Notes:
The part of an RNA shown here (small-subunit ribosomal RNA, 3' major domain) has 473 nucleotides and comes from an uncultured organism. Its Rfam family is "Bacterial small subunit ribosomal RNA". The full RNA is in RNAcentral, with records from ENA, Greengenes and SILVA.
Context: one part of a larger RNA
RNA sequence: UGACGGGGACCCGCACAAGCGGGUGGAUGAUGUGGAUUAAUUCGAUGCAACGCGAAAAACCUUACGUACCCUUGACAUGGCAGGAACUUUCCAGAGAUGGAUUGGUGCUCGAAAGAGAACCUGCACACAGGUGCUGCAUAAAAAUAGUCAGCUCGUGUCGUGAGAUGUUGGGUUAAGUCCCGCAACGAGCGCAACCCUUGUCAUUAGUUGCUACGAAAGGGCACUCUAAUGAGACUGCCGGUGACAAACCGGAGGAAGGUGGGGAUGACGUCAAGUCCUCAUGGCCCUUAUGGGUAGGGCUUCACACGUCAUACAAUGGUCGGUACAGAGGGUUGCCAAGCCGCGAGGUGGAGCCAAUCCCAGAAAACCGAUCGUAGUCCGGAUCGCAGUCUGCAACUCGACUGCGUGAAGUCGGAAUCGCUAGUAAUCGCGGAUCAGAAUGCCGCGGUGAAUACGUUCCCGGGUCUUGUACA
Numbered sequence: 001u002g003a004c005g006g007g008g009a010c011c012c013g014c015a016c017a018a019g020c021g022g023g024u025g026g027a028u029g030a031u032g033u034g035g036a037u038u039a040a041u042u043c044g045a046u047g048c049a050a051c052g053c054g055a056a057a058a059a060c061c062u063u064a065c066g067u068a069c070c071c072u073u074g075a076c077a078u079g080g081c082a083g084g085a086a087c088u089u090u091c092c093a094g095a096g097a098u099g100g101a102u103u104g105g106u107g108c109u110c111g112a113a114a115g116a117g118a119a120c121c122u123g124c125a126c127a128c129a130g131g132u133g134c135u136g137c138a139u140a141a142a143a144a145u146a147g148u149c150a151g152c153u154c155g156u157g158u159c160g161u162g163a164g165a166u167g168u169u170g171g172g173u174u175a176a177g178u179c180c181c182g183c184a185a186c187g188a189g190c191g192c193a194a195c196c197c198u199u200g201u202c203a204u205u206a207g208u209u210g211c212u213a214c215g216a217a218a219g220g221g222c223a224c225u226c227u228a229a230u231g232a233g234a235c236u237g238c239c240g241g242u243g244a245c246a247a248a249c250c251g252g253a254g255g256a257a258g259g260u261g262g263g264g265a266u267g268a269c270g271u272c273a274a275g276u277c278c279u280c281a282u283g284g285c286c287c288u289u290a291u292g293g294g295u296a297g298g299g300c301u302u303c304a305c306a307c308g309u310c311a312u313a314c315a316a317u318g319g320u321c322g323g324u325a326c327a328g329a330g331g332g333u334u335g336c337c338a339a340g341c342c343g344c345g346a347g348g349u350g351g352a353g354c355c356a357a358u359c360c361c362a363g364a365a366a367a368c369c370g371a372u373c374g375u376a377g378u379c380c381g382g383a384u385c386g387c388a389g390u391c392u393g394c395a396a397c398u399c400g401a402c403u404g405c406g407u408g409a410a411g412u413c414g415g416a417a418u419c420g421c422u423a424g425u426a427a428u429c430g431c432g433g434a435u436c437a438g439a440a441u442g443c444c445g446c447g448g449u450g451a452a453u454a455c456g457u458u459c460c461c462g463g464g465u466c467u468u469g470u471a472c473a
Base pairs, nucleotide, nucleotide: 001473002472003470004469005468007467008466009465010464011463012462013461015457016456019421020420022419023418024417027312028311029310030309031308032307033306034305035303036302043054044053065298067296068295069294070293071292074128078127079126080124081123082122083121084120087104090101091100092099093098108117109116110115130287131286133285134284135283139281141276151190152189153188154187155186156185157166158165159164170181171180172179196264197263198262199261201232202231203230204229205228206227207226210222211221212220214219235258238252239251240250241249242248314414318373319372320371321370322369323368330361331360332359335354336353340349341348342347380411385406386405387404388403389402390401391400427449428448429447430446431445432444433443
């Protein structure tokens, strides 16, 4: 100087407390992991910070794994020699990769022609290719963590023999090393804040596909809604009080908004030899008729069990039936697919419109108004299983999603323990998108309805500043 303390002082955080007819832990299912199994169940991630994680899609492909059958200058790159344009038709064997036979065909550039060249294909020999093989404890890069925590440093000066100290400590204050005052310090840098995006108010400009105070429509208009560009607006600016005449804090006015207005992007020096050599790049090592390459079918989808994260429930603030209303944000040409018709339905048919403020996905759901059920393993709950189907796709057996009919399991609110959340938040309700042929209860977004509580900082956890002890570095 740090680190640590079941030392001290001060401060902060959904850290505790207060609260949620919120959740997990009990049930069933989905998904990931461990373990077990297996020819293989590919690999990685393992306290917080692994476990709906890499994977924003494992039927084949993906795919890296196992089995079987094949190839050896190779699926891919550069270079040498020889031959042939490329390409294409048909047949045979085979699970296919592949092997064998066969038909048509002569292109482009230069050149009068012979021929040469470019691209592509085949054969030969070698330099080499190739490796999701190992090492993340050799690395780059990007990202996690503490943590959006308020810290981390430097120049000059001064003090100290020196390591170092000072500044950065102290008195106030702040979300903040934020600001003020004081001070052997005076300044500065990376962080904080602001500048950026979005949302909330208004004005101006511009009105088509949007809107409608005119109109039946055509048309007219741009007031309103909205769209999208510019600007205004909030700065403790004003008033009162407290304070040290400071910084600031408390209250008030005006205002759409008040003290960082709400949300986002933005992540200092360093820590964890934290994670990734399977994104990519790369040192070293290793394989080279195989640890490389191709193909078929299998596996990653197994299942006594254990754990994590979720979904659905256990019901009447509810289930079922009928009627009726209101979003936002997205996506669409290999696409979104209307009306009409067929089907109980998944869906089929059909073909209009739309490269989209125009058309389509697209009926939002909870809510509201009626009816019924009457506390029951039920008109709750829907697992499981049987039959019949639909769709995608070469192909749904291993192993897809969905529909109809039947079947109707566990479950009556969950032990010890434990998690989230402070406002348009929790809870609850639906909608969209990426991935994608098909396949979400996951993920990322969007809006609808919309609470309770916070006395306070004694305690638990984590963090910051000062101080103190130390046989630790």